[in-house]
RNA sequence: GGGCGAUUAGCUCAGUUGGUUAGAGCACGUGCCUUACAAGCACGGGGUCAGUGGUUCAAGUCCACUAUCGCCCA
Numbered sequence: 001g002g003g004c005g006a007u008u009a010g011c012u013c014a015g016u017u018g019g020u021u022a023g024a025g026c027a028c029g030u031g032c033c034u035u036a037c038a039a040g041c042a043c044g045g046g047g048u049c050a051g052u053g054g055u056u057c058a059a060g061u062c063c064a065c066u067a068u069c070g071c072c073c074a
Base pairs, nucleotide, nucleotide: 001073002072003071004070005069006068007067010026011025012024013023019057028044029043030042031041032040050066051065052064053063054062
C1' cells in the first nucleotide's frame, strides 16, 4: 500500500425483509430478606447505535468517506 471483518448501555453481546417506543446477561442504585455479608426477590437508572455526509415517507439496518481495532496479502 491492497483486501476482508468488527464498532450498539460501564463490560460481554443480540437486534428478522429498512417500519411506530432499541434489548439481554453481568455490573450499578434503592427496597425487602439476614445479627451482618453473600445469595435470593422486587423495582429502577443508564444509549450522539464510532464520526461525517448521502439515499428514503422512514436508517442501528442500505451507500460513500473518515477513525479505531483485528485478520490476510504484498